[in-house]
Molecule: SAM riboswitch aptamer (S box leader)
Organism: Holophaga sp.
RNA sequence: GAGCUAUCCAGAAAGGUGGAGGGACGGGCCCUGUGAAACCUUGGCAACCUGCGAUUCAAUUCGUAAGGUGCCAAUUCCUGCCGGCGGAUUUGCCGGAGAGAUGUCGA
Numbered sequence: 001g002a003g004c005u006a007u008c009c010a011g012a013a014a015g016g017u018g019g020a021g022g023g024a025c026g027g028g029c030c031c032u033g034u035g036a037a038a039c040c041u042u043g044g045c046a047a048c049c050u051g052c053g054a055u056u057c058a059a060u061u062c063g064u065a066a067g068g069u070g071c072c073a074a075u076u077c078c079u080g081c082c083g084g085c086g087g088a089u090u091u092g093c094c095g096g097a098g099a100g101a102u103g104u105c106g107a
Base pairs, nucleotide, nucleotide: 003105005103006102007101008100013042014041015040016039017038021031022030023029025080026079027078028077043072044071045070048068049067050065051064052063053062054061076099081096082095083094084093085092086091
């Protein structure tokens, strides 16, 4: 790091350093000196990869452990583009796409 693929309405925070930003981007709406980002320590969540056991001809599926990742405000915080339905002039709901995040594979 192009690309492939799966998932994204569940779940899980304390302390230390630090000192003004953060929630990817635009719009919105939020979080934040009752301390942002970042880093460190400890703890936790989950179960993608992995190990083990079971199942299957196989694909797969289930259970279990927690070694490698990931994650621990708000549905990926909402939305953005297209389509459908409704309501009325502000808008609501549904489906899909796109974007993004994480895992796996990977020239």